[in-house]
RNA sequence: GGCCCGUUGGUGUAGCCGGUGAACACGCUGGUUUCUCAAACCAGAGAUGAUGAGUUCGAGUCUCAUACGGGCUG
Numbered sequence: 001g002g003c004c005c006g007u008u009g010g011u012g013u014a015g016c017c018g019g020u021g022a023a024c025a026c027g028c029u030g031g032u033u034u035c036u037c038a039a040a041c042c043a044g045a046g047a048u049g050a051u052g053a054g055u056u057c058g059a060g061u062c063u064c065a066u067a068c069g070g071g072c073u074g
Stems, first nucleotide, its partner, number of pairs: 001073007010026004019057001028044005050066005
């Protein structure tokens, strides 16, 4: 240099046949319970989806570019 894969809340993942409120677990915050902590139960906050552009009535989901990470290869 070429080719391929990945990039979704603080962390790990789901959604992969484009359809409208992005789901789950852990973590975090508050409450109930307890002498207290933990556990348990209840409630809540938190991602406009790596960045930008394109296609489309509509994109996390398709296409392209760029960035970062990983793999194969001259």